This is a predicted structure of a 93-nucleotide RNA (THF (Tetrahydrofolate) riboswitch aptamer) from uncultured Oribacterium sp.
RNA sequence: CAGAGUAGAUCAAUGUGGGUCACGUGCCGGUGAGACGGGGAGUUGUUCACCGGACGAAGCAGAAAUGCGCUGUACAUUGAUCGCAUCCCGCUG
Repeated sequence: CAGAGUAGAUCAAUGUGGGUCACGUGCCGGUGAGACGGGGAGUUGUUCACCGGACGAAGCAGAAAUGCGCUGUACAUUGAUCGCAUCCCGCUG
């Protein structure tokens, strides 16, 4: 001087669920906590929980079972893409 590697994030597919009697998702504010390449530190970034606020919806068929839909829906698996805020040290050449 150059390079590698993580947690994780996003999207898609598949599966199993929730809601459709509106929970959830998304948005704003507050409080607390967690995680952030092998080691250490670590944010105004990020994730989660809780509280408050604003906004807001797709149902249909059927006697029923249920089916077909809908939802910036939850989780799991697989694939693709992205990927240490930053600082110090280490590793490979």

Description: The source organism's lineage runs through Bacteria, Bacillota, Clostridia, Lachnospiraceae and Oribacterium. The coordinates come from a structure-prediction model, not an experiment, and the mean pLDDT is 81. The sequence is in RNAcentral, with records from MGnify.